[in-house]
Context: one part of a larger RNA
RNA sequence: CUGGGCGUAAAGCGCAUGUAAAUAAUUUGGUAAGUAGGACGUGAAAGCUCCUAACUCAACUAAAAAAGGACGUCCUAAACUGCCAAGCUUGAGGAUGGUAGAGGGAGGUGGAAUUCCGGGUGUAGCGGUGGAAUGCGCAGAUAUCCGGAGGAACACCAGUGGCGAAGGCGGCCUCCUGGACCACUCCUGACACUCAGACGCGAAAGCUAGGGUAGCAAACGGGAUUAGAGACCCCGGUAGUCCUAGCCCUAAACGAUGUAGACUUGGCGUCGGUGGUUUAAUCGCCAUCGGUGUCGUAGCUAACGCGUUAAGUCUACCGCCUGGGGACUACGGCCGCAAGGUUAAAACUC
Repeated sequence: CUGGGCGUAAAGCGCAUGUAAAUAAUUUGGUAAGUAGGACGUGAAAGCUCCUAACUCAACUAAAAAAGGACGUCCUAAACUGCCAAGCUUGAGGAUGGUAGAGGGAGGUGGAAUUCCGGGUGUAGCGGUGGAAUGCGCAGAUAUCCGGAGGAACACCAGUGGCGAAGGCGGCCUCCUGGACCACUCCUGACACUCAGACGCGAAAGCUAGGGUAGCAAACGGGAUUAGAGACCCCGGUAGUCCUAGCCCUAAACGAUGUAGACUUGGCGUCGGUGGUUUAAUCGCCAUCGGUGUCGUAGCUAACGCGUUAAGUCUACCGCCUGGGGACUACGGCCGCAAGGUUAAAACUC
């Protein structure tokens, strides 16, 4: 000098890919940079520590000794780290054979429903509400039947079910395409993990251009309610919602829980495999691998709770926090067409 934390108190980047960099399995041999031991040199004086002396004492001063982070050269050691060489297979990846899936992109297609249009039947209401009114309707509505148009979304199946890195993904079919899991243990032989910058993806809303517009619906208009009603309720209704291309880059982007790996009693579900047992065939049962739930042991936690999917016990790396307000702000930089985003203070105040 370091020392604490990040589910809910301040604090995990929205998510991934990955460069520099940090870290890195196992065996043998070598090397000697780190490391360890020794020798020598340096480490000025003053100061610090200590033994004396001397001003009456002390401070101060004088003199002697010791100590001193660290550095250089040489010698030695070779366990650990590094480096070099050669191996190894458990990490990682690949091959082979299978499996499940709303994973992504493109094209096609289906039925139900709403609305609108045409026609038939039919007559005075319909609609809406707490109650009404605005509204629609004798120019024939609502209701009902037939036909047509068009857009959007896919009931049931559907499930603390599945898939995806996250955002997210749901009718059916075809094509293109990413990932995961299981079995065998055949191949490569550390090829790995994390990741500042960087690069890519990123709900909704919003923006630009062109299309589209059935329903819904900010704004807006009207009717009510009310003291008022800028609202809640009702009748309408434009952007928007949809498609194509390009921007924007933010969310309670949440598991409010970074990624990877190892270890640590269990019970009960569920999804995808595999092996065994059983059966006419399933179901079931046992074992095992991967996912997803729930309850709980030890332990942890301020408590709530977490609890092999950890918030337990450890390792590696990144990000972030440091009283409340001022302030997810100002200024400046970068990005954006804009809206704005990102980075991010201070005065002052309690």

The part of an RNA shown here (small-subunit ribosomal RNA, central domain) has 350 nucleotides and comes from an uncultured bacterium. The full RNA is in RNAcentral, with records from SILVA. The coordinates come from a structure-prediction model, not an experiment, and the mean pLDDT is 88.